[in-house]
Context: one part of a larger RNA
RNA sequence: CUGGGCGUAAAGGGCACGUAGGCGGCCUCAUUAGUCCGAUGUGAAAGCCCGGGGCUCAACCCCGGAAGUGCAUUGGAAACUGUGAGGCUUGAGUUCGGGAGAGGAAGGCAGAAUUCCCGGUGUAGGGUUGAAAUCCGUAGAUAUCGGGAGGAAAACCGGUGGCGAAGGCGGCCUUCUGGAACGAAACUGACGCUGAGGCGCGAAAGCGUGGGGAGCAAACAGGAUUAGAGACCCUGGUAGUCCACGCGGUAAACGAUGGAUGCUGGGUGUGAGGUUCAAUACGGAACUUCGUGCCGAAGCUAACGCAUUAAGCAUCCCGCCUAGGGAGUACGGUCGCAAGACUAAAACUC
Numbered sequence: 001c002u003g004g005g006c007g008u009a010a011a012g013g014g015c016a017c018g019u020a021g022g023c024g025g026c027c028u029c030a031u032u033a034g035u036c037c038g039a040u041g042u043g044a045a046a047g048c049c050c051g052g053g054g055c056u057c058a059a060c061c062c063c064g065g066a067a068g069u070g071c072a073u074u075g076g077a078a079a080c081u082g083u084g085a086g087g088c089u090u091g092a093g094u095u096c097g098g099g100a101g102a103g104g105a106a107g108g109c110a111g112a113a114u115u116c117c118c119g120g121u122g123u124a125g126g127g128u129u130g131a132a133a134u135c136c137g138u139a140g141a142u143a144u145c146g147g148g149a150g151g152a153a154a155a156c157c158g159g160u161g162g163c164g165a166a167g168g169c170g171g172c173c174u175u176c177u178g179g180a181a182c183g184a185a186a187c188u189g190a191c192g193c194u195g196a197g198g199c200g201c202g203a204a205a206g207c208g209u210g211g212g213g214a215g216c217a218a219a220c221a222g223g224a225u226u227a228g229a230g231a232c233c234c235u236g237g238u239a240g241u242c243c244a245c246g247c248g249g250u251a252a253a254c255g256a257u258g259g260a261u262g263c264u265g266g267g268u269g270u271g272a273g274g275u276u277c278a279a280u281a282c283g284g285a286a287c288u289u290c291g292u293g294c295c296g297a298a299g300c301u302a303a304c305g306c307a308u309u310a311a312g313c314a315u316c317c318c319g320c321c322u323a324g325g326g327a328g329u330a331c332g333g334u335c336g337c338a339a340g341a342c343u344a345a346a347a348c349u350c
Stems, first nucleotide, its partner, number of pairs: 004321003007304002012318001014201002017198001021194003025088007033081002035077008049065006091191001092188004096183002103177007115149007125136002162169002206247006215241002220236004258317006266295012299306002324349002332343004
């Protein structure tokens, strides 16, 4: 190894691109490296196994045989794998067409609302709560009208919807730009899949420098509550939240489900495209490709459940698991400004 697993029991890397490597479509010819068959040589003795024998038996010992799955040389086979040559179009890719989309980046614009400032009207309350108080207000608040400033976020549409590899993406307009789906022919001709290292992206919080700061709000302060209240509730409030550049690299980064390909009953929504039919228009019907949901057959599953978006049936490649605690810790190393991240034990204990 034969011969286990990873949705929830331990276990899918946060995600992509891609190096080495592993694996790889159809046909023909060649080769014979792998592979298969035969022969020869070798594979020490002892031991193991088989047969026979000697100690009264046995252990033990002696003789013979077999085995020694291997290696080398050599003769042969040519289906498969490899290699070389040639060809093919189904995999993959390119061109073209009309469409969909909060995909990304930059710039600009408008409106609602909160807050603050100025002015008008107006007068004694307002605000908050379970009830209050702290708090604001006769130096004129709350309410209301007009004007102004500034920052942040995008009601309705909005969806069980869409886009993106993931993180994630939502007002409107412009510019630049990535990807996917569909349709029809033409072209290239296996150019493919995966991917240890590597490289890039990566919510929020956090860090550095500079800006910005309306609302919200860790910390903090006060008021309540309470036995206490370091909380929940209330009044305030600073970092932060926002922008630019740089760092950080984590997450219940979740579908707790790696990627690719093929195959395996159906039913019913919905988004994008196409074909046919129907149709004045508005609605529509059937089929089909891709996406996204629900329900369910076979099958699978410990059960729950999954079920053409598989957790079914198979193949290829990567990652990961091996009782609980100690511990995702110590030590060492690498990275980081730091916080810390990554890699990752043992004693001991049950």
Predicted 3D model of a 350-nucleotide part of an RNA (small-subunit ribosomal RNA, central domain) from a metagenome.
The prediction has a mean pLDDT of 91.
Its Rfam family is "Bacterial small subunit ribosomal RNA".
The RNAcentral record of the full RNA draws on SILVA.